The RNA shown here (Fluoride riboswitch aptamer (crcB RNA motif)) has 62 nucleotides and comes from Paraburkholderia xenovorans LB400. The coordinates come from a structure-prediction model, not an experiment, and the mean pLDDT is 78. It matches the Rfam family "Fluoride riboswitch aptamer (crcB RNA motif)". For this family Rfam cites "Widespread genetic switches and toxicity resistance proteins for fluoride" (Baker et al., Science, 2012). RNAcentral holds the sequence, with entries from Rfam, Ribocentre and ZWD.

């Protein structure tokens, strides 16, 4: 100094905010959606998973 495994920590899991919870990475990194004629093209969803909020659609009712 390099490797490597362990343990902390912190971060992530297609757009927000709180919670719980799963699973991933640990910095050379998890992650960074899908169809498709490959296009200055089209399509779904505010979650990884629940609950609440809030922001958007849509329909009905007063």
């Nucleotide at each position: 100094u390099g490797c490597u495994g362990c343990g902390c920590u912190g971060g992530a899991g297609a757009u927000g905010g709180c919670a719980u919870u799963c699973u991933c990475c640990u910095u050379u990194a998890a992650c960074c959606g899908c169809c498709c004629u490959u296009a200055u093209g089209g399509c779904u969803g505010a979650u990884g998973a629940u609950g609440c909020c809030u922001g958007c659609u849509c329909g009905c009712c007063c």